[in-house]
RNA sequence: GGGCGGAUAGUUCAGCUGGCUAGAACGCCUGCUCGACACGCAGGAGGUCACAGGUUCAAAUCCUGUUCCGCCCA
Numbered sequence: 001g002g003g004c005g006g007a008u009a010g011u012u013c014a015g016c017u018g019g020c021u022a023g024a025a026c027g028c029c030u031g032c033u034c035g036a037c038a039c040g041c042a043g044g045a046g047g048u049c050a051c052a053g054g055u056u057c058a059a060a061u062c063c064u065g066u067u068c069c070g071c072c073c074a
Base pairs, nucleotide, nucleotide: 001073002072003071004070005069006068007067010026011025012024013023019057028044029043030042031041032040050066051065052064053063054062
């Protein structure tokens, strides 16, 4: 330099053919439970869907460029 894959909550990851308010588990916070802690139960907070632009009535999802990570080729 070229090719491929990836970037979504604090972490690990789903998200189908563009569609209604973006989710799960773990973690965190509050309450209940307990003599206390853990477990359990109930509730809650937490998101620039990497960034910029484009297409569209509508974009995490499609297109272009850029950045970063991984693998392969030279």
This is a predicted structure of a 74-nucleotide RNA (transfer RNA) from a Candidatus Brocadiia bacterium. Rfam family: tRNA. Its family is annotated with triplet codon-amino acid adaptor activity in the Gene Ontology. It was read from a public genome assembly.